The RNA shown here (FMN riboswitch aptamer (RFN element)) has 149 nucleotides.
RNA sequence: GUUCAGUUUCAGGGCGGGGUGAGAUUCCCCACUGGCGGUAAGGGGUGCGCCCCAAGCCCGCGACCCGCGUAAGCGGUUGACCUGGUGAGAGUCCAGGGCCAACGGUGUUUGGCGCUCAGCGCCAUGAGUCCGGAUGGGAGAAACGGAGA
Repeated sequence: GUUCAGUUUCAGGGCGGGGUGAGAUUCCCCACUGGCGGUAAGGGGUGCGCCCCAAGCCCGCGACCCGCGUAAGCGGUUGACCUGGUGAGAGUCCAGGGCCAACGGUGUUUGGCGCUCAGCGCCAUGAGUCCGGAUGGGAGAAACGGAGA
């Protein structure tokens, strides 16, 4: 110095303005947010060896959810990108325009049905940003540490 048992700590962001309305951070218009590891033709540094930073939608992982199990745990499921430019090559760079965001709750939306029919009732649907499970779990990150090789 490398690898591994162990310990500790850390480990998710976002409704601001306007409209309607009795009521909306839920509807409409604008706005705003982007977990972890990898990779990246971009950027920066350099002792020229290399090092550092860089992706929500490229690869993988986690959370949520489903099944099995007394449990530990095991198995399964799991979102979203195009166009143009440059170039040998773009999924990554530049420009433009898009798209996505678990479960439960709420809800003036949408669809259906009903009625004493214009406003109510019932059923379904409806929040990335609010409330809740969660003072949880966790991909992993950093530090400490002793032992063996």
Model confidence (mean pLDDT): 81 of 100. Rfam family: FMN riboswitch aptamer (RFN element). Its family is annotated with FMN binding in the Gene Ontology.